A computed fold for a 102-nucleotide RNA from uncultured Ruminiclostridium sp., annotated as SAM riboswitch aptamer (S box leader). RNAcentral holds the sequence, with entries from MGnify. The source organism's lineage runs through Bacteria, Bacillota, Eubacteriales, Oscillospiraceae and Ruminiclostridium. The prediction has a mean pLDDT of 87.

[in-house]
Parts: sequence; structure tokens; C1' cells
RNA sequence: CCUUAUCAAGAGCAGCGGAGGAACAGGUCCUGUGAAGCUGCGGCAACCCUUUGCGUAUGCAAAAAUGGUGCCAAUUCCUGCGCCGAAAGGCGAAAGAUGAGG
Repeated sequence: CCUUAUCAAGAGCAGCGGAGGAACAGGUCCUGUGAAGCUGCGGCAACCCUUUGCGUAUGCAAAAAUGGUGCCAAUUCCUGCGCCGAAAGGCGAAAGAUGAGG
């Protein structure tokens, strides 16, 4: 970088650190009752590996949580484009994040 699945749930406390952070833009939030980042221990999840059942198979359901991963403010915080609608709003994309394969 390409393909594909999922994204309305869930999950902290310390130490160091010192002013920012929530991808970007516009909003709106969080933050010296300490931001980002680093460290220690902890937790949540079940995408991959594993086990069991069903099945011709792609798969579906359940279990476990050692390993590989990811995550632990707010629906991916909301909106960014298209369609429907008088509007409110709804549906689908785009973009982004994570896993797996290449």
C1' cells in the first nucleotide's frame, strides 16, 4: 500500500512529566481537582491461534483467555459527500481505527 470483517457495549490506580489532547477541518468537549508521552501493576474485549457442536463447504453457535493483538472520556464525540424529507430526521458512502490475509 491492496483486500476483507467489525466499530451504539466494556475497562484503572500510582510514579515521572509538565500543556496540551480528542486523526484532519468546523463544532463541541476533556485537561494545573494536572493534558500528551514514558514506566509499574491492573482491567476490558474476543479480531487471530486453540477446543467443542452443527454443516458438503464458505461458515454459524458456544467455551476458554495461555499465546499474538488491540483498547481502558463522550456512538469512530458530532458533522464534513450523496439520496429521501417542508423540517426534524433517516439511509448509504467517504475518511479514520483495530484484526486477519497478501